[in-house]
C1' cells in the first nucleotide's frame, strides 16, 4: 500500500429575533392583612431529551395484598472461579467448533435412576442378533460354536446416539404493579342517624260510590360516613455525574475533592433569518490503476438535505434501528529499504 | 401497563402438539366433450414455509432473538 479484527468517543457548529416548560426573584391586583397561598406582567435570570429516551426482553429499588414463612404444582437457570444490590447480565480462565491470523461464537450438569424416539437404506437401531467368507463339530445341506470382512447408514453393538423428548440431580423464583400507593374532596343517585310531617294522617287496595277495614310512609330538612369527576402528593438527590490516588490481568471496589443535571401532564424542549461545516452535481489539478475506476486538493452551483429516533416512577443489562466522522489496539498479505 | 393468537402457492386454509413425502379448494395454463360460451372431465404449472441464528444425521415442525399484523383485560 491493500484486506480485516477488537475497544472508545462524537452525534452538525455560532450569532440574532420570536416563542414553550420549570424554578428563583421583582412588580402590580385582590385581600383586614407585610408572611402563606391566589391570579396577571409586552418583568428578570437560571435550566430544559438520548446512546438508544424504542422493543418491553431479563433483573433490582419502590407501593399495596394481613403474614412473605412451609408445602404442593409451575417456571427459570446450567463449565469453573470472580463481580454485583440482583440477573437470561459483565469479566478472567477451560473446552468445543469456525476463522491462515488478530478473533469469534457456544442452554458447556447427568444416557450403568427410569420412560421415549433413532424415518429411508441396510440381515440388524440398542432387546440383540448371523446378509456374505473362513475354520471346527459330520462327507454334503440344514443347524450349532468360533474367527474376519463387505455393504447400507448421521450412528453397525463400543454399556452407541438424542436429555432445546419427558425425567433425575444442584441453585433460584410469592403476587400485582406509579392506571402502585397515600390525602383533600364537588353535583347527582343510594347508605346510615336525627329533626319536622301523623290516628284533626299525603298516598295506595278492598271491581263504582259511601261507610269501615287493612298497608303506610312519600316529601322537606340537618349532619354523618364510603366512593366518583377533580385537584395534590409519589416525582426526580441517585445502586448519581466528573476528577485524583489505591487494590485487582479484568468486570469491579475502596478513600478523597467537587458538582446538582428535565420533571410535562390530550403532555413543554421549538420556528424563522445569516454565517460555517458535511453531504451531492460540474469542471480543473496531481497520484494510483486490474483502465471499469479509486484516492487527495483547489474553484463553482444548487437544495421544503442534515442518520436513527422523544423523556413520562426511578436504575442495572440486553436486544434492536442508526448518515457522517475522530482516536486507539491488534493480525494477515504484497512492495521498498 | 399485563396477557393471547396468528404469519404456509395469487386467495382462503390443513399440515406443527408427536421432526423424515409439503398438502386441500379456489385461481391460472394444455387437452377433449359443444357450432361458441358457461360448465363437466383429464392432465400440469406455481412455494426464500414472515426474517436470522442454534439444537439434530435431518427443521414449515423443537429453542432463541427480531419484523409485522389481529384481539383481550387494567
Nucleotide at each position: 500500500g491493500g484486506a480485516g479484527u477488537c475497544g472508545g468517543c462524537c452525534a452538525g457548529g455560532c450569532a440574532g429575533c420570536c416563542g414553550c416548560u420549570g424554578u428563583g426573584c421583582g412588580c402590580c391586583g385582590g385581600u383586614a392583612g407585610u408572611u402563606c397561598g391566589c391570579g396577571g406582567c409586552g418583568g428578570c435570570a437560571c435550566a430544559g431529551a438520548g446512546g438508544a429516551a424504542a422493543g418491553u426482553c431479563c433483573g433490582g429499588g419502590c407501593u399495596c395484598c394481613g403474614c412473605a414463612g412451609a408445602g404442593c404444582g409451575g417456571g427459570a437457570u446450567g463449565c469453573a472461579g470472580g463481580g454485583u444490590a440482583a440477573c437470561c447480565c459483565c469479566c478472567u480462565g477451560g473446552c468445543a467448533c469456525g476463522g491462515c491470523g488478530a478473533c469469534g461464537u457456544g442452554a458447556c450438569g447427568a444416557a450403568c435412576a427410569g420412560g421415549g424416539c433413532c424415518a429411508c437404506a441396510g440381515a440388524g437401531a440398542c432387546g440383540a442378533g448371523u446378509c456374505c467368507u473362513c475354520g471346527g463339530c459330520c462327507c454334503a445341506a440344514a443347524g450349532c460354536c468360533g474367527a474376519g470382512g463387505g455393504g447400507u447408514g448421521a450412528a453397525a453393538c463400543g454399556c452407541g446416539g438424542c436429555a432445546a423428548c419427558c425425567u433425575c440431580c444442584a441453585u433460584c423464583c410469592g403476587g400485582a404493579g406509579c392506571a402502585a400507593c397515600a390525602c383533600c374532596a364537588a353535583a347527582u343517585a343510594g347508605g346510615c342517624a336525627g329533626g319536622c310531617g301523623a290516628u284533626c294522617g299525603a298516598g295506595g287496595c278492598c271491581g263504582g260510590c259511601u261507610c269501615g277495614g287493612c298497608c303506610g310512609a312519600a316529601g322537606c330538612u340537618u349532619g354523618c360516613g364510603g366512593g366518583u369527576a377533580g385537584g395534590u402528593g409519589g416525582c426526580u438527590a441517585g445502586a448519581g455525574c466528573c476528577c485524583c490516588g489505591g487494590g485487582g490481568c479484568a468486570a469491579c471496589c475502596c478513600g478523597g475533592g467537587g458538582c446538582c443535571c428535565a420533571g410535562a401532564g390530550g403532555a413543554a424542549u421549538g420556528g424563522c433569518u445569516g454565517c460555517c461545516g458535511g453531504c451531492c452535481c460540474g469542471g480543473c489539478c496531481g497520484g494510483g490503476u486490474g483502465c471499469g475506476c479509486c484516492c487527495g486538493g483547489c474553484c463553482g452551483g444548487u437544495g421544503a438535505c442534515c442518520a436513527c429516533a422523544g423523556a413520562a416512577c426511578c436504575c442495572g443489562g440486553c436486544u434492536u434501528a442508526c448518515a457522517g466522522g475522530c482516536c486507539g489496539u491488534c493480525u494477515c498479505c504484497c512492495c521498498u529499504u | 401497563c399485563g396477557g393471547g393468537g396468528c404469519g404456509u402457492a395469487g386467495c382462503g386454509c390443513a399440515g406443527c402438539c408427536u421432526g423424515g413425502u409439503a398438502g386441500c379448494g379456489u385461481a391460472c395454463c394444455u387437452g377433449c366433450a359443444u357450432g361458441g360460451g358457461g360448465u363437466g372431465c383429464a392432465g400440469g404449472u406455481g412455494g426464500u414455509c414472515g426474517c436470522g441464528a442454534g439444537u439434530u444425521c435431518a427443521a414449515a415442525u423443537c429453542u432463541c432473538g427480531c419484523c409485522g399484523c389481529c384481539c383481550c383485560g387494567a
Model confidence (mean pLDDT): 76 of 100. This is a predicted complex of two RNAs, RNase P RNA and transfer RNA, with 411 nucleotides together. It holds a member of the Rfam family "Bacterial RNase P class A". By type it is a ribozyme.